The RNA shown here (c-di-GMP-I riboswitch aptamer) has 82 nucleotides and comes from a Desulfobaccales bacterium.
RNA sequence: CCUAGUUAAAGCCAAACCCACCGCGAGGUGGGGGCGGAAAGCCACGGGUCUCUUCGUUGGAAGAGAUGGCCGGGUUGCCUGG
Numbered sequence: 001c002c003u004a005g006u007u008a009a010a011g012c013c014a015a016a017c018c019c020a021c022c023g024c025g026a027g028g029u030g031g032g033g034g035c036g037g038a039a040a041g042c043c044a045c046g047g048g049u050c051u052c053u054u055c056g057u058u059g060g061a062a063g064a065g066a067u068g069g070c071c072g073g074g075u076u077g078c079c080u081g082g
Stems, first nucleotide, its partner, number of pairs: 002082004012037002017032006035069001041075003045072003048067008
């Protein structure tokens, strides 16, 4: 440097739910909690899903946002083996 993985060891993150706060909302932050995760570290680039606003004669369309633990992609890293 490349690659495979979680056998071992030391660790890491943290679902649902509850409480408080923020947000029109999807959802987010902190504390508790632990379903799970070999990147469940980071990034909204593409797709998907969700929310809001506007237009509209039905269908619908456009814009703004959320989601990285929906998928793909980019990028950085621990340990062990090769």

Notes:
Rfam family: c-di-GMP-I riboswitch aptamer. Rfam describes the family as follows. GEMM was predicted in a large-scale screen for bacterial structured RNA regulatory elements. It was read from a public genome assembly, where an Rfam model found it. Its mean pLDDT, the model's own confidence on a scale to 100, is 82. NCBI's taxonomy places the organism under Bacteria, Pseudomonadati, Thermodesulfobacteriota, Desulfobaccia, Desulfobaccales.